A computed fold for a 101-nucleotide RNA, annotated as THF (Tetrahydrofolate) riboswitch aptamer.
RNA sequence: AUCAGAGUAGAUUGGUUGCGUUAAGUGCUGAAAAAUGGGAUGUUGUUUUCAGACGAAAACUAAAAAUAAAAGAGUUGCGGUAACCAAUUGCAUCCGUUGUA
Repeated sequence: AUCAGAGUAGAUUGGUUGCGUUAAGUGCUGAAAAAUGGGAUGUUGUUUUCAGACGAAAACUAAAAAUAAAAGAGUUGCGGUAACCAAUUGCAUCCGUUGUA
C1' cells in the first nucleotide's frame, strides 16, 4: 500500500425508580440556535429557545377526623410521560486509530 475492524449523536425493547392524571409532559407545524466517532467538512437524525394549532382514563381499598366534602395514604390502571440500568442497533467523504505486521 491493500483488506478487515473499533468508536458519536441517537433509536428500539425490557427492567427499576419517579412525575402527571386539578394535564405538566409527549406528539404536530413554523422560526432561530447548539452539540453531533480522535480531527476536518457535512447529510440524516438529536437537543434547546420562541411562537402557533391540537389534546387525554380513571377505578377501587383502608384508617383517622368530620355535619358533610375536599385534601392526604395504599393498590390496579392510564400517558405516543422523565431519569437510570441492560440488551440490540447506530456516520457520508478524507485523515487518524487497531489488526493483518
About this RNA: The model forms 94% of the base pairs in the Rfam consensus.